[in-house]
A computed fold for a 72-nucleotide RNA from Wallemia ichthyophaga, annotated as transfer RNA. Its Rfam family is "tRNA". It is annotated as a transfer RNA. Its mean pLDDT, the model's own confidence on a scale to 100, is 85.
RNA sequence: AGCUUCGUGGCCAAGAGGAAUGGCGUUGGGCUCAUAACCCAAAGAUCCCCGGAUCGAAACCGGGCGAAGCUA
Repeated sequence: AGCUUCGUGGCCAAGAGGAAUGGCGUUGGGCUCAUAACCCAAAGAUCCCCGGAUCGAAACCGGGCGAAGCUA
């Protein structure tokens, strides 16, 4: 230098046009003599950034930034 894959709540993942789902964690409540486990509820992501196409984008297109890998 070129190519491939990836970037989504604090962490890990799902979602591939009609607007974000789950697990862990956190907070509150229940249960218990108490703690853990278990049960219920809640908060938390303008989806890495900028632009474009579209009635509509996390998703499609272009550019950039970052990570991993391959080739030279």